SAM riboswitch aptamer (S box leader) from Lentibacillus kapialis, 97 nucleotides, folded computationally.
The coordinates come from a structure-prediction model, not an experiment, and the mean pLDDT is 81.
The sequence is in RNAcentral, with records from Rfam.

RNA sequence: UUCUUAUCCAGAGAGGUGGAGGGACUGGCCCUUCGAAACCUCAGCAACAGACAUUUGUUCUGUGCUAAUUCCAGAAGCGUCAUGCUGAAGAUGAGAA
Numbered sequence: 001u002u003c004u005u006a007u008c009c010a011g012a013g014a015g016g017u018g019g020a021g022g023g024a025c026u027g028g029c030c031c032u033u034c035g036a037a038a039c040c041u042c043a044g045c046a047a048c049a050g051a052c053a054u055u056u057g058u059u060c061u062g063u064g065c066u067a068a069u070u071c072c073a074g075a076a077g078c079g080u081c082a083u084g085c086u087g088a089a090g091a092u093g094a095g096a097a
Base pairs, nucleotide, nucleotide: 001097002096003095004094005093006092007091008090013042014041015040016039017038021031022030023029025074026073027072028071043066044065045064047063048062049061050060051058052057070089076086077085078084
């Protein structure tokens, strides 16, 4: 990187460096000099796998995550007077090539 598969209306931020962008993409809407991204430190959450415990916990290990439902919509199909549903795309885990 590609493929398969599960999940995505729950949960959880402070400080330092930095100095203008960020929220995947497009449109919208929003966050941001009362300090964006990125990096570091500490803290937290508990989604997946492992381990231990043993029936739903521990947060020990590997990942992941800590504005807004994946912020909302999107290609295609179905449906309602209308709100919608499936799903596409994306993200994360696990497995495979």